[in-house]
A computed fold for a 308-nucleotide RNA from a Miltoncostaeaceae bacterium, annotated as Bacterial RNase P class A.

RNA sequence: GCAGGCGAGACGGUCGCGGGCCGAGAGAUCGGUUCGAGGAAAGUCCGGACACCGCAGAGCAGGGUGCUGGCUAACGGCCAGCGGGGGAAACCCCAGGGAAAGUGCCACAGAAACGACACAGCCUCGGCGUUCGCGUCGACGGUAACGGUCUGGUGACUGGCCGGCUGGGUAAACCCCACCCGGUGCAAGGCCGAAUCGGGGCGUUGACGUUGCUCGCCGAGCCCCAGGUAGGCCGCUUGAGGCCCCCGGCAACGGGUGGUCCAGAUGGAUGGCCGUCCACGACAGAAUCCGGCUUACCGCCUGCUAAC
Repeated sequence: GCAGGCGAGACGGUCGCGGGCCGAGAGAUCGGUUCGAGGAAAGUCCGGACACCGCAGAGCAGGGUGCUGGCUAACGGCCAGCGGGGGAAACCCCAGGGAAAGUGCCACAGAAACGACACAGCCUCGGCGUUCGCGUCGACGGUAACGGUCUGGUGACUGGCCGGCUGGGUAAACCCCACCCGGUGCAAGGCCGAAUCGGGGCGUUGACGUUGCUCGCCGAGCCCCAGGUAGGCCGCUUGAGGCCCCCGGCAACGGGUGGUCCAGAUGGAUGGCCGUCCACGACAGAAUCCGGCUUACCGCCUGCUAAC
C1' cells in the first nucleotide's frame, strides 16, 4: 500500500423508565420476575412485502435499465466470466446494446467534418523573364470522371513512393432496439366510540292557545337512532427471522437438521450515580417490516504486495 474479518469498554452495587408474564387490589395502582437500539438505527437513493384507491385488453406518451451467464420475492443489488482502463505489484474502476434508419455536433488530424465555399494541383487566358525545355506572378475563368484524415514498409524533411484496410468520431446528444414500470404510503388502513349539536318516540311533566276535556304547539325528563369529533383498540412485530451443524455449488446462493425468541413506545422507554479494572471508549438513538446502496466513524486481527 491492497483485500477481508471481528469488537463496539468489562464486572459489581444502587436509584429510575418502557413491554411481557405471575401475584395482590373494586379500581387507581403496587410487588416479584424477565426482556429492552445499531453497524450504520442515518440519507430516504433504489427494490420488495403489506394496505387502500384505480384498472376489459392492447397501444401511445412519460420514466428507468442496458457485455455474457447465474443468484434473488425483487432490484439500478450481489456472484462468476469476457472486454476496456489505472497501478511497479497486491489489487481497483467501467451507464460495457446500436453510428450503411434519420437529425445534430465535433478537440486532434486533415484541403475540407456533411455543406458548400475556400485551398492545393491541373486546364485556359493575360503580364514579365527565358538557354525556347520552361519558370514566375495574376484572374470575379474552368475542373462529374483531381486531392480518404486510418495502418505497415520505404525513403525523405514541411513534399513523396509502394502495399493493406476502410467511406472518421460522438448516443451520461436527439434517436433506434430489447426489457421493466398504475397511484399513494402505517398520519397506509380496520374496529369501537363519548360530550355537544341533529332526528325520532312517550299511559311522564310544566307553560301557552283556553275556564275544563280533547287537540295543537313550545320546553323539561327518559329511551332509541344517525354521524364518527375527543379518546381507545388493532395493524405492531414470528420474520423472503437470526444461531450451530451437514449437503450441493468456484461463488452469490440454495436444501436439510437441531435448538432458540431477540425493543415495540404513542409526548414517545432503553438512563443517572458510585466502586474496581483496562488498551480510557469514535460515529451515532428504533417508530410498519425486509433486501441493498451511499454517507459518518474508533480500535484490533489475518492474509497478500512492494521497498528497506

Rfam family: Bacterial RNase P class A. The family's RNA type in Rfam is ribozyme.